The RNA shown here (transfer RNA) has 76 nucleotides and comes from a Methylacidiphilaceae bacterium.
[in-house]
RNA sequence: UCGGGCCGUAGCGCAGUCUGGUAGCGCGCUUCCUUGGGGUGGAAGAGGUCCCGGGUUCAAAUCCCGGCGGCCCGAU
Numbered sequence: 001u002c003g004g005g006c007c008g009u010a011g012c013g014c015a016g017u018c019u020g021g022u023a024g025c026g027c028g029c030u031u032c033c034u035u036g037g038g039g040u041g042g043a044a045g046a047g048g049u050c051c052c053g054g055g056u057u058c059a060a061a062u063c064c065c066g067g068c069g070g071c072c073c074g075a076u
């Protein structure tokens, strides 16, 4: 450099994609209760361009095309 496979979703780790239809789970964070205080426990809440661009569709994280990045395999 070329070819192939897998992956990219909240601060972190991931599910959801096959079969299009309210964007979720755990940890973390904020507030409150509990405590003399902290931890533990309980309640509530905030936080998202679903890597980027385009297409299909009433509707796309999901399907199609192109690109970018990461990991792995092969060729030269």
Base pairs, nucleotide, nucleotide: 001075002074003073004072005071006070007069008068011027012026013025014024021058029045030044031043032042033041051067052066053065054064055063

Its Rfam family is "tRNA". About the family: Transfer RNA (tRNA) molecules are approximately 80 nucleotides in length.
RNAcentral holds the sequence, with entries from ENA.